[in-house]
């Protein structure tokens, strides 16, 4: 170092569909970035960046000039020269002035040269050789620069400036005249230059190039400066460098709802033109050329280095910097020039702006500033040429909005600061609180210390330059000193995603929101506060891009049911392709060379105090080109092979296709006969047909359509599809043989056939059936389902159309991968069974696959090839366009907008006018009621000052209430009280408390006030009053904040768990199945084995017996006594009472059954299959009921929503409903007589006897604190009256008189007596209870309670039935199964119309 293994590195997800699950699938978020903008906030510095919109219009200034050493002038200054004039006088001198000439210096309008083609701006256009990359030019040019060779002789004609004249408002122009040059033009000289001619050599892929020598023709020039040394120029040629021009390969956005485009178009010959090639242009000739590998057309866009993002592959972008291109108000054009078709040049045209004397002119900020406009939005009308660079110049220098700087902007990146250390009483304040405290929080105060930045003062570089001098716009950096913590922190968030929580306010309002979603009175989601989290001179929001998104999938997806296989075949292009050998080297692989600009990214260094930033080096730039090599694979060329494919021969199967012919049954119709009253049709009917003879039946006949049985998880076909029989023609598949060809193959855009039913055109046919239509029914309606008719059509021929759940919802081909089983058609060996082999049609499974259900050699498995198709739901297979069609319509096929889902499979429930099994007074079978009447009672409604409140389907309504005259009482009216009617802590004061009596008052209350404390350890305590204070009090609200309790499903048989097993999971299994049971009761079976809550049993009452005990109970025996009685002694046998036990378990028998168990008029037994009744109510459901029984969170009231008192109300009354009572009568009513219970309560009580009264009651006496006393039971039975009526039924209502309770019976009590005597004659639709000691019926008791509106409630006993075939139906329930788009669970969901 390589290889393998190992290791390491890179690669992150979350929320949202559901009751829950898995999957598919979209939406959304967390990250990074920006020339940004907006909101709030803002100390400093460094480095960058700053019109993304109107390539909209532009005031003003500046942005390209320079050279007098190219030239003639002009002006100024100085000096000299000379002429004139004037003045002064010294008379030839001076001064002044105007000229001439000369010289020097300065300035520069013009001629001339060079530069204005660079630099600077912008991205409108451009989809193009424009750009990128790599090549080529033998088809080209190149000023200034460098190198080399040679030359620079001699002439000429003009013209601006200028002068004069003229036109015009101006811009500007014209005419005449003068003049110079490095301006212009001839002549000379000249080649190794150019052209022509002809020759040789050599090279190239070609046109062709290069070299050598010869002949002929042609073409140059400019001077300036000077110190005379030179130097700067000029001309020609060759070479270089630089810069350009042209050509080509490859790459470079979207749309096919743009499919054909193109006449200079494509090529040729010959010309023209160009620096150069070329239809670049022209004449002629030919008819080509481009295009499904996307031409043409339409839309969009400057391209690249690079930037952002990303793990990468990719995706997006093309600001600043750099390269290229294009443009310069819009369009066109050329001129000059080395170079332009020229941003600050010219001409023309257009639009716009400005000037104007209206005749005519001027202009072009996409240069730098700046203005207006547009816009969410983007800066100074700054300084300087000091540096870098550029132009001119010999140079000095001039010019330079290039550039260097400064200003403005948190626009970005980077750095620094706003203090540091100590500091607990854990201060105050704030917030919360369970009131204890917690938190803000070492935070502050306070102590000690420091001084970066900002401020002041002083000093002070670099950027500057080579020998010296001079030269800094910026204007500082840096150093020293001073004072003082002094001047310097915000923004967003805190429901989940997502780090961070409480209080108050609000009350589906105000608002929030990226998605899911918050808010309807206890909001961690709105607003505020406190606290907390994150980032920080910033923080959020918005916009855009990439990421996450494997959600366009090359890396790296799918298509049976989620979106997605074309209806089927054939076949062109294209793509892919069997075995062997050889060659080539296009793909492929390796090495090398060139290129891939710099900057950028990355790595290693360096410089600014660090960093950003700048800078040196390196890697890299995965690309393109060239050369060399390799030959396995692909390709290509050649040769061969037989297994893929095809052919041949033999054979059998088939409802494959086309045509022609034939057949019987049925249907309808016609004719004739028989025959008579209906037929037909339906759930039932009617329309319809029928006495003019139907239906039925029989015979003959006609017509059209379809082919019974055979007939099937059978056959054939590519699919659609094909079914009586015969014949003809014809396609395909299969098997066998292994003779022939030798890869001839697979797939299949475009194209072309075929293609059910319905439909269309023309012509036939028409028996049946039958859209439309008509009529009859049904119904609220019924444009339907049902019935009677019936036209198109259904059938045939020809033609069109081209769709279907055209389905196996599964494209075709090839190979490979365990098995079992049935069947069809061949072949082999055989015996017919059985078996082998090939091809079909089916079923079940291993592995594997799959989200699962399922698929599984006929794959949805494992692989290869080709085609088609998908990318959230709706809008929508719609619109527009195009194509096809006679039309109907078909094919192709969007967008706006809108939603956060839509969807697949499976799970658990609930549900079904699904199924199976089973139960219940659920129905049925019965008995008695309710609904009609009167009354009682509750409710609704209405009324009222109030009629307090609650309960409202079942599961409210004789319910809370098991007792509303006051009280109760919560309501209303009125009168009072305010630490309060009741309770309590603390502090202070007082001393009685309690209060008779009297007065006022409706009372509460107020006044009066006789009388009048207790205990003590002597400190005081108890008790009470007054004052203050903290609590109070509330039947006020919220049962949707709650506890507790209760109703209901339902005394229904269910509800779960542990472990195991199955499933990705929700979940399943167990708990299912068979039998059985009242029962998830049990037995059997069993991937389950066990267990829990329920069921049952255990508990209580009742029914039978035994034992023990025997008072208050009982009385058989004994005795006593009474009018009579267990009245008394006595006794405990019986009854009974109270304890303790026994008994019943399908135990026995018979039958059935594996068992569990069932059946039996069985036996026995008091009782028989849970003996009867009660208590007992699983997990849960109904936000069920109750804040008014109680408790309790929160909210609300506090001289009242608290509390006391008087009165009223809860009892109202056109009405409606529920629950009851009493009746309507004779199975009854009245009267008289007479018999038999049980269970309870009782001293403020229950009673008895007796008096009085008709009675309710009452006076007196007695008894019972209860197995001791007291208690008439009533229906019943006996007798009698009533005799079917509004009555001797019924008792409402009303009048009168009383009794009792109570402070008080007016509103508003019960009872008694007399009188009155209503409705009502058995109750519509409908509906309730009950299965045996039950229903029905009869009375008795108790609670509450002074009394009672009790006919209610709860108990007790007496008498005592009928019926149950059965589970079809109604209701409710249980189990299993099935469907499901329901899960708030069918009172669901959901569609359409209208508002």
């Nucleotide at each position: 170092a390589a290889u393998u293994c190992g290791c390491c590195c890179u690669u992150a997800g979350a929320g949202u569909u559901u009751g829950a699950u898995c999957c598919u699938g979209g939406c959304u978020c967390a990250g990074g970035a920006u020339g940004a903008a907006c909101g709030c906030u803002g100390g400093c510095g460094g480095c960058g960046u700053g019109c993304u919109u109107a390539a909209c219009a532009c005031a003003u200034g500046c942005a390209a000039g320079u050279c007098g050493a190219a030239c003639g002038g002009a002006g100024c200054u100085u000096a000299a020269u000379u002429g004139g004039a004037a003045a002064g006088c010294u008379u030839g001198c001076u001064u002044u002035u105007c000229g001439u000439u000369u010289a020097a210096g300065c300035u520069u309008a013009g001629u001339g040269g060079c530069g204005g083609a660079c630099g600077g701006g912008u991205g409108a256009g451009u989809a193009a050789c424009g750009c990128g990359u790599g090549a080529g030019c033998a088809a080209c040019c190149u000023g200034c620069c460098c190198c080399g060779a040679a030359g620079u002789g001699g002439g000429g004609a003009a013209u601006a400036a200028c002068a004069c004249c003229g036109a015009g408002a101006a811009a500007u122009c014209g005419g005449u005249g003068c003049u110079a040059a490095u301006a212009c033009c001839g002549c000379a000289u000249a080649a190794u230059g150019u052209c022509g001619g002809a020759g040789g050599a050599c090279c190239g892929c070609a046109u062709g190039a290069u070299c050598c020598a010869c002949c002929g023709a042609c073409c140059a020039a400019a001077g300036g400066a000077u110190u005379u040394a030179u130097u700067c120029g000029c001309u020609u040629c060759g070479g270089g460098a630089u810069g350009g021009g042209c050509u080509c390969g490859c790459g470079u956005c979207c749309g096919a709802u743009u499919a054909g485009g193109c006449a200079g178009u494509u090529g040729g010959c010959g010309g023209g033109g160009u620096a150069a090639c070329g239809g670049c242009c022209c004449a002629c000739c030919a008819a080509a050329c481009c295009a499904a590998c996307g031409a043409u057309c339409g839309g969009u866009a400057g391209c690249c280095g690079a930037a952002c993002u990303g793990a990468g592959a990719g995706g997006u972008u093309g600001a600043u910097c750099g390269g290229c291109c294009a443009c310069a108000u819009u369009g066109g054009g050329a001129c000059u020039g080395a170079g332009a078709c020229a941003c600050g040049g010219c001409c023309c045209a257009g639009a716009c702006u400005c000037c104007u004397a209206c005749g005519g002119g001027a202009g072009g900020c996409a240069g730098c500033a700046g203005u207006g406009g547009g816009g969410a939005a983007u800066a100074u009308u700054g300084g300087g040429c000091a540096a870098u660079g550029g132009g001119c110049g010999a140079a000095a220098g001039c010019c330079u909005g290039a550039c260097c700087c400064a200003g403005c902007a948190a626009c970005g990146c980077c750095g620094c600061g706003u203090g540091a250390a100590g500091g607990a009483u854990g201060a105050a304040g704030g917030u919360c609180u369970u009131c204890g405290g917690a938190u803000u929080g070492u935070a502050a105060a306070c102590u000690u210390c420091u001084u970066u930045g900002a401020u002041u003062g002083g000093g002070g570089a670099a950027g500057a330059a080579a020998a010296a001098a001079a030269u800094g716009a910026c204007c500082u950096a840096c150093c020293c000193a001073a004072a003082g913590a002094a001047c310097a922190a915000g923004u967003c968030a805190c429901g989940g995603c997502u780090a961070a929580c409480u209080a108050c306010g609000u009350g589906c309002c105000a608002g929030c929101a990226g998605c899911c979603g918050c808010g309807g009175u206890a909001a961690u989601a709105c607003g505020u506060a406190g606290g907390u989290g994150a980032c920080a001179a910033g923080c959020g929001u918005u916009a855009u891009c990439c990421g996450g998104a494997u959600u366009u999938a090359c890396u790296g997806g799918g298509u049976g049911u989620a979106a997605a296989g074309g209806g089927c075949g054939u076949g062109u292009a294209g793509g892919c392709g069997g075995c062997u050998u050889u060659g080539c080297a296009a793909g492929u692989c390796a090495g090398a060379a060139g290129u891939g600009a710099a900057a950028u990214u990355c790595c290693c260094g360096g410089g600014c105090u660090u960093a950003a930033c700048c800078u040196g080096g390196g890697c890299g730039c995965u690309g393109c080109u060239u050369c060399u090599g390799a030959a396995a694979c692909u390709g290509u060329a050649a040769a061969g092979c037989u297994u893929g494919a095809g052919u041949a021969c033999u054979g059998g199967a088939g409802g494959g296709g086309a045509a022609a012919g034939c057949g019987g049954a049925a249907u309808u119709c016609c004719u004739a006969g028989u025959g008579u009253a209906g037929c037909g049709g339906u759930a039932a009917a009617a329309u319809g047909c029928a006495c003019a003879g139907a239906u039925a039946u029989c015979a003959c006949g006609a017509a059209g359509a379809a082919c019974c049985c055979c007939g099937a998880u059978u056959g054939c076909g590519a699919a659609g599809g094909c079914g009586g029989c015969u014949u003809u023609c014809u396609g395909g598949a299969c098997a066998g043989u292994a003779a022939c060809u030798g890869a001839c193959g697979c797939u299949a855009a475009a194209g072309c056939u075929c293609g059910a039913a319905a439909g269309u055109g023309c012509g036939g046919g028409u028996a049946u059936c039958g859209a439309a239509c008509a009529g009859g029914a049904u119904u609220a309606g019924a444009u339907a389902c049902c019935c009677u008719g019936g036209u198109a059509g259904u059938c045939c021929g020809c033609a069109c159309g081209g769709u279907a759940a055209a389905c196996g919802a599964u494209g075709g081909a090839u190979g490979c991968c365990c098995g079992c089983u049935g069947u069809c058609u061949g072949c082999g060996a055989u015996a017919c069974a059985c078996u082998g082999u090939a091809g079909g049609c089916g079923g079940c499974c291993a592995a594997g696959a799959g989200a699962a259900a399922u698929c599984g050699u006929u794959a949805a498995g494992c692989a290869u090839c080709c085609c088609a198709c998908c990318u959230g739901g709706g809008g929508a297979g719609u619109a527009c366009g195009c194509c096809g069609g006679c039309a109907a319509c078909g094919g192709u096929g969007a967008a706006a907008c809108u939603c956060a889902a839509a969807g697949g499979a499976a799970u658990u429930g609930a549900c079904g006018g699904g199924g199976g099994c089973c139960c219940g007074c659920a129905c049925a079978a019965g008995c008695g009621g309710a609904g009609g009447a009167a009354c009682a009672u509750g409710u609704g409604g209405u009324u009222u000052a109030a009629u307090u409140c609650g309960a409202u389907g079942a599961u409210a309504c004789g319910c809370g209430a098991g007792g509303a005259a006051c009280c109760u009482u919560a309501c209303c009216c009125g009168g009072g009280c305010u630490u309060g009617a009741a309770c309590u802590g603390c502090a202070g004061g007082c001393g009685u408390a309690c209060g008779a009596u009297a007065c006022a008052g409706a009372g509460a209350u107020g006044u009066u006030g006789a009388g009048g404390c207790c205990c003590u350890u002597c400190g005081g305590g108890g008790c009470g009053c007054c004052u203050g204070u903290g609590g109070a009090g509330g039947u006020g609200c919220u049962g949707c904040a709650u506890g507790g309790u209760u109703g209901u499903c339902g005394u229904c048989a269910g509800c779960u768990c542990g472990u195991g097993c199955c499933g990705u999971g929700a979940g399943g299994u167990g708990u299912c199945g068979g039998c059985u049971u009242a029962a998830g009761u049990g037995c059997c079976a069993u991937a389950a084995c066990g267990a829990g809550c329920g069921c049952a049993a255990c508990c209580c009452c009742u029914u039978u017996c035994u034992c023990c005990a025997g008072u208050u109970g009982c009385c058989a025996u004994c005795a006593g006594g009474u009018a009579a009685u267990g009245c008394u002694g006595g006794g405990c046998a019986c009854u009974c009472u109270g304890g303790a036990g026994a008994c019943a378990c399908u135990g026995c028998c018979a039958c059935c059954g594996u068992a569990a168990g069932g059946u039996g008029u069985g036996a026995g037994g008091a009782a028989g299959g849970u003996g009867g009744g009660g208590a007992u109510g699983a997990c849960g459901u109904c936000a069920a009921a109750u804040c008014a029984g109680c408790a309790c969170g929160g909210c609300c009231c506090u001289u009242a929503c608290g509390u006391c008192c008087g009165g009223g109300g809860c009892u109202a009354c056109a009405c409606a409903c529920g629950u009851g009572u009493u009746a309507c009568a004779a199975u009854g009513g009245g009267u008289g007589g007479u018999a038999c219970a049980g269970a309870g309560a009782g001293u403020u009580g229950g009673u008895c006897g007796u008096u009085u009264g008709c009675a309710a009651a009452u006076g007196c006496g007695a008894u019972c604190u209860a197995a001791u006393c007291a208690u008439g039971a009533a229906a019943g039975c006996c007798a009698u009256c009533c005799u079917c009526a509004g009555u001797u039924c019924g008792g409402a209502u009303u009048g009168g008189g009383g009794u009792c309770u109570g402070c008080a019976a007016c509103c508003c009590g019960a009872c008694c007596c007399c009188a009155u005597g209503a409705a009502g004659c058995u109750g519509g639709a409908u509906u309730c209870g009950c299965u045996a000691g039950u229903a029905a019926u009869c009375g008795c008791g108790c609670a509450u309670c002074a009394g009672c509106c009790a006919u209610g409630g709860c108990g007790c006993g007496g008498u005592g039935a009928a019926u149950a075939c059965g589970u079809u139906c109604c209701c409710g329930g249980g189990c299993c199964u099935u469907g499901c788009a329901c899960a708030c669970a069918c009172c669901g969901c959901c569609c359409g119309u209208c508002a």

Notes
The prediction has a mean pLDDT of 83. Small-subunit ribosomal RNA from an uncultured bacterium, 1395 nucleotides, folded computationally.